Record summary
This is a predicted structure of a 517-nucleotide part of an RNA (small-subunit ribosomal RNA, 5' domain) from an uncultured prokaryote.
[in-house]
Context: one part of a larger RNA
RNA sequence: CCCCAUUGGGGCUGCCUGGACCAUGCAAGUCGAACGCGAAAGUCCUUCGGAAUGAGUAGAGCGGCGGACGGGUGAGUAACGCGUGGGAAUCUGCCUGGUAGUGGGGGACAACCCGAGGAAACUCGGGCUAAUACCGCAUACGCUCUACGGAGGAAAGAGGGCCUCUCCUUGGAAGCUCUUGCUGUUGGAUGAGCCUGCGUCGGAUUAGCUAGUUGGUAGGGUAAAGGCCUACCAAGGCGACGAUCCGUAGCUGGUCUGAGAGGAUGAUCAGCCACACUGGAACUGAGACACGGUCCAGACUCCUACGGGAGGCAGCAGUGGGGAAUAUUGGACAAUGGGCGCAAGCCUGAUCCAGCCAUGCCGCGUGUGUGAAGAAGGCCUGCGGGUUGUAAAGCACUUUCAGUGAGGAAGAAAAGCCUGGGGUUAAUGCCCCCGAGUCUUGACGUUACUUACAGAAGAAGCACCGGCUAACUCCGUGCCAGCAGCCGCGGUAAUACGGAGGGUGCAAGCGUUAAUC
Numbered sequence: 001c002c003c004c005a006u007u008g009g010g011g012c013u014g015c016c017u018g019g020a021c022c023a024u025g026c027a028a029g030u031c032g033a034a035c036g037c038g039a040a041a042g043u044c045c046u047u048c049g050g051a052a053u054g055a056g057u058a059g060a061g062c063g064g065c066g067g068a069c070g071g072g073u074g075a076g077u078a079a080c081g082c083g084u085g086g087g088a089a090u091c092u093g094c095c096u097g098g099u100a101g102u103g104g105g106g107g108a109c110a111a112c113c114c115g116a117g118g119a120a121a122c123u124c125g126g127g128c129u130a131a132u133a134c135c136g137c138a139u140a141c142g143c144u145c146u147a148c149g150g151a152g153g154a155a156a157g158a159g160g161g162c163c164u165c166u167c168c169u170u171g172g173a174a175g176c177u178c179u180u181g182c183u184g185u186u187g188g189a190u191g192a193g194c195c196u197g198c199g200u201c202g203g204a205u206u207a208g209c210u211a212g213u214u215g216g217u218a219g220g221g222u223a224a225a226g227g228c229c230u231a232c233c234a235a236g237g238c239g240a241c242g243a244u245c246c247g248u249a250g251c252u253g254g255u256c257u258g259a260g261a262g263g264a265u266g267a268u269c270a271g272c273c274a275c276a277c278u279g280g281a282a283c284u285g286a287g288a289c290a291c292g293g294u295c296c297a298g299a300c301u302c303c304u305a306c307g308g309g310a311g312g313c314a315g316c317a318g319u320g321g322g323g324a325a326u327a328u329u330g331g332a333c334a335a336u337g338g339g340c341g342c343a344a345g346c347c348u349g350a351u352c353c354a355g356c357c358a359u360g361c362c363g364c365g366u367g368u369g370u371g372a373a374g375a376a377g378g379c380c381u382g383c384g385g386g387u388u389g390u391a392a393a394g395c396a397c398u399u400u401c402a403g404u405g406a407g408g409a410a411g412a413a414a415a416g417c418c419u420g421g422g423g424u425u426a427a428u429g430c431c432c433c434c435g436a437g438u439c440u441u442g443a444c445g446u447u448a449c450u451u452a453c454a455g456a457a458g459a460a461g462c463a464c465c466g467g468c469u470a471a472c473u474c475c476g477u478g479c480c481a482g483c484a485g486c487c488g489c490g491g492u493a494a495u496a497c498g499g500a501g502g503g504u505g506c507a508a509g510c511g512u513u514a515a516u517c
Stems, first nucleotide, its partner, number of pairs: 001511001003509001009362002014356001015322001022318001024317003029065003035061001042053002045050001072275003081200007090192002095188008103137001105135002112127006143152003157180006166173003201247003208238003213235008250272004254265004277298005300311004328354001330353003336350001337348004367397004377388004401458001403453005411444001416438002419435005461506005466487003472501005482489002
């Protein structure tokens, strides 16, 4: 791609082409137990102007953690990129085991108010203010540096409970206590960076390549070794065991094939690498030189009041385009996992599900038994018959699946509330741990599954039949029309063309084409 089927179920897969361009929606937030603010709704009073109250709620801001994970793609890369085995000169937020601290001060900046500019994006000036934001001081080790004398270096609080002791005493302050943070340092775990032996496509119609090049000294730089960088000195280094150059290509576990050796391949899934409109750069940070961050340049698209601005689907869907060719602008956070949070919880196109497609694999059904007058019809015939063929009809059954109705698991463990025991403590309080009870939590879902009902009822095609290769006759045609993978068929008796009857092989598929062994 042709023909056929579309009654199904489960699992799996689904842009191989333009790393080409993208409308729209969603895909990374969260924390009030770090902090200062704080509407509107509602309620109440009212002289109808307003005022009070209001969950300190929504929201914005400052601050913390996370946006380096998860998800996508394979352009580049023939390389320590990957695979495998070693190594030393390193870092590591959160987690975890030790150890020592958590004292005393200060000045700001947002939000907010006032003013100004701009079409917008947004920006500027003045003023007020809090903190786990920022900065000093003190103290400091088994930390760092050291000329071995010494020098340098931290921190932040927040929440719950109790009045047992002190003070005012409604209740609080100090205090006690518990939980959790914060700081220095040292182990662990995990993750990451670096070096190296070996292996890793084709071309010699590519034979020479190299100047920070190869090594040394000194310095710089990095978390860390190193020409990584700089100055000086030496003249080295690589190469037919294929350097350099050119072409092609992400690598692997694996996958396909094969008796194996091998050959081909790298979809899905898993590990590593690289990239994020194209090129370059750093900032922040434990970690990036950062897909949904910043800056610069470029191409392209969009908005504009022409002064100036905005954008990046190789995230999930989806549009047009390219192409032989590849799906829904779906549901849910119920489960698993992740981020934040003490938690409740919030977010999560990760994920779990559903939808579409016979794209492949697996399984089931399209009836079962009986039934010779071997019916009729078709085809063949030597005209006797043979064959289709127990096939059909008829008779007797069954009801899988689909249909209609009813019932109905598991995926759910928790968290919350309440209470018993233990720990902690001055404490019967708070908090933590274990247990009993209770109340619920399902997107899928009209779930799986079970059962009742009715009736053979709703369910078979495709290719081939000369040999290879399982399966033969008649008619038509007459080197024509045509077939064909190879050998080859067809010129008047064609098992090879076309049709029919019959047969063979597969079967909800079957054949063709392309590709690999």
Annotation
The coordinates come from a structure-prediction model, not an experiment, and the mean pLDDT is 83.